[in-house]
Formats: sequence, structure tokens, C1' cells
RNA sequence: GGGGGUUUAGCUCAGUUGGUUAGAGCGUGUGACUGGCAGUCACAAGGUCGGGAGUUCGAUUCUCCCAACCUCCA
Repeated sequence: GGGGGUUUAGCUCAGUUGGUUAGAGCGUGUGACUGGCAGUCACAAGGUCGGGAGUUCGAUUCUCCCAACCUCCA
């Protein structure tokens, strides 16, 4: 320098043909059970879907540019 891939909650990751309010596990908070802890159960909080632009009635999803990271070739 070139090819490919990844970026979604604090962490690890799903997300169907582009369509109503974006999800899980772990973690966190509250409550119940317990003499207490641990643990279990219930509920809750937590999101600029990496940034920008474009296409579209409508974009996490499609296209382009940029950034970071991983990998391959030279």
C1' cells in the first nucleotide's frame, strides 16, 4: 500500500424481506424468601445501534466517506 471482517446496554453477544416501543446472558439497583450471608425468584434502571452523508414514505438493516480494532497478501 491492497483484500476481507468487526463496531448494538457497564461487559460478552443476538437482531428474520427495510416497517409500530431494539433484545438476551452476566453485572448493577430495589423488593420477597433467610436470624444474617450466600443463593433463588420478581421488578426496575441502563442505548447518539462507532461518526457523517446519501437513497427511501420509512434505515441498526441498503450505498458512500471517515475512525478504531482484528486478519490475510505484498

Predicted 3D model of a 74-nucleotide RNA (transfer RNA) from a Bacteroidales bacterium. Model confidence (mean pLDDT): 81 of 100. The source organism's lineage runs through Bacteria, Pseudomonadati, Bacteroidota, Bacteroidia and Bacteroidales. Rfam family: tRNA. The family is grouped with related families in Rfam's "tRNA clan". Rfam links the family to the GO term triplet codon-amino acid adaptor activity.